Context: one part of a larger RNA
RNA sequence: CUCUUGUUAAGGAACUCGGCAAAAUGACCCCGUAACUUAGGGAUAAGGGGUGCUCUGAUAAGGUGACAUUUUCAAAUGAAGCCUGAGAGAGCCGCAGUGAAUAGGCCCAGGCGACUGUUUAGCAAAAACACAGGUCCUUGCGAAAGAGAAAUCUGACGUAUAAGGGCUGACGCCUGCCCGGUGCUGGAAGGUUAAGGGGAAAGGUUAGCCCUCGGGCGAAGCUUUGAACUGAAGCCCCAGUAAACGGCGGCCGUAACUAUAACGGUCCUAAGGUAGCGAAAUUCCUUGUCGGGUAAGUUCCGACCCGCACGAAAGGCGUAACGAUCUGGGCACUGUCUCAACAAGAGACUCG
Numbered sequence: 001c002u003c004u005u006g007u008u009a010a011g012g013a014a015c016u017c018g019g020c021a022a023a024a025u026g027a028c029c030c031c032g033u034a035a036c037u038u039a040g041g042g043a044u045a046a047g048g049g050g051u052g053c054u055c056u057g058a059u060a061a062g063g064u065g066a067c068a069u070u071u072u073c074a075a076a077u078g079a080a081g082c083c084u085g086a087g088a089g090a091g092c093c094g095c096a097g098u099g100a101a102u103a104g105g106c107c108c109a110g111g112c113g114a115c116u117g118u119u120u121a122g123c124a125a126a127a128a129c130a131c132a133g134g135u136c137c138u139u140g141c142g143a144a145a146g147a148g149a150a151a152u153c154u155g156a157c158g159u160a161u162a163a164g165g166g167c168u169g170a171c172g173c174c175u176g177c178c179c180g181g182u183g184c185u186g187g188a189a190g191g192u193u194a195a196g197g198g199g200a201a202a203g204g205u206u207a208g209c210c211c212u213c214g215g216g217c218g219a220a221g222c223u224u225u226g227a228a229c230u231g232a233a234g235c236c237c238c239a240g241u242a243a244a245c246g247g248c249g250g251c252c253g254u255a256a257c258u259a260u261a262a263c264g265g266u267c268c269u270a271a272g273g274u275a276g277c278g279a280a281a282u283u284c285c286u287u288g289u290c291g292g293g294u295a296a297g298u299u300c301c302g303a304c305c306c307g308c309a310c311g312a313a314a315g316g317c318g319u320a321a322c323g324a325u326c327u328g329g330g331c332a333c334u335g336u337c338u339c340a341a342c343a344a345g346a347g348a349c350u351c352g
Base pairs, nucleotide, nucleotide: 001347002346003345004344005343006342007341008340010338011337014336019333027051028050029049030048031047036041038170052092053091054090055089056088061084062083063082064081067078068077069076070075093097105331106330107329108328109327110326111325112323113322117129118128133168134167135166136165137164138163139162145154146153147152171318172317173316174315176248177247178246181245182244183241184240185239186238187237190236191235192234196230197229201225202224203223204222205221208217209216210215249267250266251265252264253263276310277307288304289303290302291301292300
């Protein structure tokens, strides 16, 4: 010097990103216990007091109960033994009595998630996942869905109070407007549309015929191409549907101070963001402004609303309880610190 421990004057978070770490609290009995609340909780809330040993004392009381007595039975009474065992009084000792050890720190306010659970085996335990509850869609049973070229199996030896899938996520109050686009569902009049059907027409070939001998025409058959017409779903089209994917405006003017604009005009849209919340896990400007807390507060809490760029099941806003969650404050407590010191043990170091 390093590590692991122990103690520390005065102060007590001044340390630090942050009370990280440490200290403190701690058992049992008694008293007492707030806001809030889903009336269960919150709660060991908080905050106090007691605890050893000896004697009174084989204490009071309670449990069990052999046995005895009464009794027709049922039962009643007494009761040894064993077990449990307060409360009180008197006294004794120590600095200290759950004498060592084991054994919640607490409170206030806010964010998120209702909760118990689950998770990155080996840097993340969370606000992520799940969840009960809600809602939508599919599915009538050889169900839908899934595995499998198939047989077959799961679903299910179930049957719509069932099964599968999507989203949301207890509970309370609620969940606004838009169907123009995309998707889905329904519709079938019209348009478009494949293979197939159909076979008009055209070409090739040649028996034959004509010929100026160069060639020309050309039936049937065979063969190649092939028009009209017919022809489903789909698409176009017409409706519905947003707890489907999604979306939810701009400019200008106006009131008897000023400011602001209940009001008006105009353009655009499918419709122009309702309730609630709001500098927020969302606010760039921004340490916004005001208030609270501090001597002093980029954090925190309460407001305001000018929401760069909240907003209603990718749910909105609340919410008791819960959380090894995150944030701010306080009490207690302390070597975290002012500021370090000493002690013990193990190393390092020296000798062997």

The part of an RNA shown here (large-subunit ribosomal RNA, domain IV) has 352 nucleotides and comes from Desulfonispora thiosulfatigenes DSM 11270. The full RNA is in RNAcentral, with records from ENA and SILVA. The source organism's lineage runs through Bacteria, Bacillota, Peptococcaceae, Desulfonispora and Desulfonispora thiosulfatigenes. Rfam family: Bacterial large subunit ribosomal RNA.